[in-house]
Predicted 3D model of a 475-nucleotide part of an RNA (small-subunit ribosomal RNA, 3' major domain) from an uncultured bacterium.
Its mean pLDDT, the model's own confidence on a scale to 100, is 86.
The full RNA is in RNAcentral, with records from ENA and SILVA.
It matches the Rfam family "Bacterial small subunit ribosomal RNA".

Context: one part of a larger RNA
RNA sequence: UGACGGGGGCCCGCACAAGCGGUGGAGUAUGUGGUUUAAUUCGAUGCAACGCGAAGAACCUUACCAGGGCUUGACAUGUCCGGAACCGCUGGGAAACCAGUGGGUGCCUUAGGGAGCCGGAACACAGGUGGUGCAUGGCUGUCGUCAGCUCGUGUCGUGAGAUGUUGGGUUAAGUCCCGCAACGAGCGCAACCCUCGUGUUUAGUUGCCAUCAUUAAGUUGGGAACUCUAAACAGACUGCCGGUGACAAACCGGAGGAAGGUGGGGAUGACGUCAAGUCAGCAUGCCCCUUACGCUCUGGGCUACACACGUACUACAAUGCUGUGGACAAAGGGAAGCAAGCCGGCGACGGCAAGCCAAUCUCAUAAACCACGGCUCAGUUCAGAUUGCAGGCUGCAACUCGCCUGCAUGAAGCGGAAUCGCUAGUAAUCGCCGGUCAGCCAUACGGCGGUGAAUACGUUCCCGGGCCUUGCACA
Numbered sequence: 001u002g003a004c005g006g007g008g009g010c011c012c013g014c015a016c017a018a019g020c021g022g023u024g025g026a027g028u029a030u031g032u033g034g035u036u037u038a039a040u041u042c043g044a045u046g047c048a049a050c051g052c053g054a055a056g057a058a059c060c061u062u063a064c065c066a067g068g069g070c071u072u073g074a075c076a077u078g079u080c081c082g083g084a085a086c087c088g089c090u091g092g093g094a095a096a097c098c099a100g101u102g103g104g105u106g107c108c109u110u111a112g113g114g115a116g117c118c119g120g121a122a123c124a125c126a127g128g129u130g131g132u133g134c135a136u137g138g139c140u141g142u143c144g145u146c147a148g149c150u151c152g153u154g155u156c157g158u159g160a161g162a163u164g165u166u167g168g169g170u171u172a173a174g175u176c177c178c179g180c181a182a183c184g185a186g187c188g189c190a191a192c193c194c195u196c197g198u199g200u201u202u203a204g205u206u207g208c209c210a211u212c213a214u215u216a217a218g219u220u221g222g223g224a225a226c227u228c229u230a231a232a233c234a235g236a237c238u239g240c241c242g243g244u245g246a247c248a249a250a251c252c253g254g255a256g257g258a259a260g261g262u263g264g265g266g267a268u269g270a271c272g273u274c275a276a277g278u279c280a281g282c283a284u285g286c287c288c289c290u291u292a293c294g295c296u297c298u299g300g301g302c303u304a305c306a307c308a309c310g311u312a313c314u315a316c317a318a319u320g321c322u323g324u325g326g327a328c329a330a331a332g333g334g335a336a337g338c339a340a341g342c343c344g345g346c347g348a349c350g351g352c353a354a355g356c357c358a359a360u361c362u363c364a365u366a367a368a369c370c371a372c373g374g375c376u377c378a379g380u381u382c383a384g385a386u387u388g389c390a391g392g393c394u395g396c397a398a399c400u401c402g403c404c405u406g407c408a409u410g411a412a413g414c415g416g417a418a419u420c421g422c423u424a425g426u427a428a429u430c431g432c433c434g435g436u437c438a439g440c441c442a443u444a445c446g447g448c449g450g451u452g453a454a455u456a457c458g459u460u461c462c463c464g465g466g467c468c469u470u471g472c473a474c475a
Base pairs, nucleotide, nucleotide: 001475002474004471005470007469008468009467010466011465012464013463015459016458019422020421021420022419023418026314027313028312029311030310031309032308033307034305035304042053043052064300065299066298067297068296069295070294073125077124078123079121080120081119082118083117086103087102088101089100090099091098092097107114108113127289128288130287131286132285136283137282138278139277140276141274143272148187149186150185151184152183153182154163155162156161167178168177169176193266194265195264196263198234199233200232201231202230203229204228208223209222212221213220237260240254241253242252243251244250316415320375321374322373323372324371325370326369332363333362334361337356338355341352342351343350344349382413387408388407389406390405391404392403393402428451429450430449431448432447433446434445
């Protein structure tokens, strides 16, 4: 000087408390451990691994296993030889591939040849998701959006170092004010950026419709007011008033205002810590393999199952379930695509097919909600696992191992110790969309809107953190 303390003081955070809903029990989905296996590829492992890399494992992917094949190789550059490229056919084979056979002749040219592509030969070499994240770059997680981390000069100290950065107030903040052997400065904080909330101006189609006509319908004429769209600008600064305060910074209350003291949300992550994570995204040193640790194909595996754990979904019902009818979103996607409408089918879906590269057409009925009817506390008209049969779709192919539909079947089922999230348009609850994607094991992930609470006395205690101080047998 730090780190540490079941030392002290001050102060924060859904840290506790107050409150609401869960997890832990059930069934299922998914990840992991373990076990099994020819293989169940690899990585991630307290918080900060475990619906994580994976925003899509039937083949492919695929890195694993078994078997069949190749050896200048699937890919790059260079040399030589042949052939244009290319398009078929036959035999063997699970395919890769092996053996054979036919058609076919382009472009440039100084007519020698050349470019490009294909096949062959030999060799330099290729190749490796093989090892090392404790050799590395890059990127990322975490403490933590915590308020800190430092430097120059000066001063003090033999020195390590201190001072500044401590102190009195204040703040979300090393934020600002005052004081002070310090005076300044940098990286952080804040602001500048995006978005939501108010208004003005500009613009008026594909969007809008108050007035005038018109229609089944903003459908058409018309309108530019309104909504909306999307660009610019305005607006909030403790600016104004009162009080408190050291006459300061600031705090409390008020006015005006769409918004008030950081307006809500996002992006943004200082010096560093964890030899944290990643050699399998990529790059890369060194080591290792070279008729194989490289390449290719078929099939299998990554989907196994006595168990254990994490994360979710669906429930156990009457604030519910069910039938019929009715209402209101936002944000997105669409051409190898989205598909209206009509027809067939109980349905998944199929057939025909308008429109739309989309403020135009479409996916697309939002659901919870409202009205009326049924159920009456029952393992039930709750719940839907499991299983049987019959079908549909994608795809070369759904046995291992896809999704969907109909009928039938109808299992367990208010959860011990313990434990998690959340302070407002939040929790809870309800549906909608997207990426990946042929299809999909999505109940995941990322967004969008609808309905919409309760509680916070307080900081003694648990956890994490900041500043000052003290002890110290630690560095």